[in-house]
């Protein structure tokens, strides 16, 4: 880089630090000196993958378990941009596009 799946659900306390953050650009909106974003401790969460238990069993699945390997813990990926439909505005809906995360290549 490339495939393929998933992205309205879940899940926070202590410390370092001191200014912005919330992927990039606009725009809009939160978060933040009552210390954010970032990190490290230790706590949780159950998404994806593998173990293992139950049901079932021809086969495929279903339900658990936090064992392993990753993810993850503010707001739907915070929200829109693009294209379709709708809708006299504002809007709304679905796809896509990006973006993340898992497997495989």
């Nucleotide at each position: 880089u490339c495939u393929u799946a998933u992205u309205c659900a879940g899940a926070g306390a202590g410390g370092u630090g001191g200014a912005g953050g919330g992927a990039c650009u606009u725009g809009g909106c939160c978060c933040u000196a009552a210390g954010a974003u970032a990190c490290c401790u230790c706590g949780g969460c159950a998404g994806c993958a593998g173990a293992c238990u139950u049901u079932a069993u021809u086969g495929a699945a279903a339900a658990g378990u936090a064992c392993u390997g990753u993810g993850c813990c503010a707001a739907u990926u915070c929200c829109a941009a693009c294209a379709a439909g709708u809708a006299u505005u504002c809007g709304c809906u679905u796809g896509a596009a990006a973006a993340a995360u898992a497997a495989g290549a």